[in-house]
RNA sequence: GAUAAUAGCAAACCAUCCGAAAGGAUGGGACGCAAAGCCACGGAUCUAAGGUUUUAUAAAAACUAUGAUAGCCGGGCUGCCGAA
Numbered sequence: 001g002a003u004a005a006u007a008g009c010a011a012a013c014c015a016u017c018c019g020a021a022a023g024g025a026u027g028g029g030a031c032g033c034a035a036a037g038c039c040a041c042g043g044a045u046c047u048a049a050g051g052u053u054u055u056a057u058a059a060a061a062a063c064u065a066u067g068a069u070a071g072c073c074g075g076g077c078u079g080c081c082g083a084a
Stems, first nucleotide, its partner, number of pairs: 001081001008033002013028006031071001037077003041074003044069003050064005
């Protein structure tokens, strides 16, 4: 980062499985992506099993990652091509 070329990945949705959930895996499927390759270091967001608090004994509610999102942003590492 181009009206280039060779490729690559795969949103939503569907099926099955895992998970308390968020979400993840596999297969199908393509919204898009110049790192939509990998990494939870910082911020942000999502969930709340467990824990704490309130209440009337409960229901319920609130707070909280040790969980998650890399296709939220920043950062780190690595990679294809070569016009301006």
This is a predicted structure of an 84-nucleotide RNA (c-di-GMP-I riboswitch aptamer) from uncultured Oscillibacter sp. The prediction has a mean pLDDT of 87.